[in-house]
A computed fold for a 62-nucleotide RNA from a Pseudomonadota bacterium, annotated as Fluoride riboswitch aptamer (crcB RNA motif). It was read from a public genome assembly, where an Rfam model found it. It matches the Rfam family "Fluoride riboswitch aptamer (crcB RNA motif)". Rfam links the family to the GO terms response to fluoride and positive regulation of gene expression. The coordinates come from a structure-prediction model, not an experiment, and the mean pLDDT is 78.
RNA sequence: UACGCGCAUGGGGAUGGGGUCCCCCAAAACCGCCCGUCCGGGCUGAUGACUCCUGCUGCGCA
Numbered sequence: 001u002a003c004g005c006g007c008a009u010g011g012g013g014a015u016g017g018g019g020u021c022c023c024c025c026a027a028a029a030c031c032g033c034c035c036g037u038c039c040g041g042g043c044u045g046a047u048g049a050c051u052c053c054u055g056c057u058g059c060g061c062a
Base pairs, nucleotide, nucleotide: 009026010025011024012023013022016053017052018051019050020049021048032043033042034041035040
C1' cells in the first nucleotide's frame, strides 16, 4: 500500500417528517419507467416494506 474478515459508528434504499423491521455501503451504497429521428416526448409513486403525520391528486357528502 492492496485485499479479505469481524466489531463499533455513520451513511444510503427515485421528492418531506416520526416509529418498527429488512437490505446495502465504508467512499462506496444511492441517483424510477417507457418511446424516440437521441434535439426531445410520455407515465407512476411522498414507503425498501408496514403504519402515522404533512403536502399533492381523484371522487362523494355537509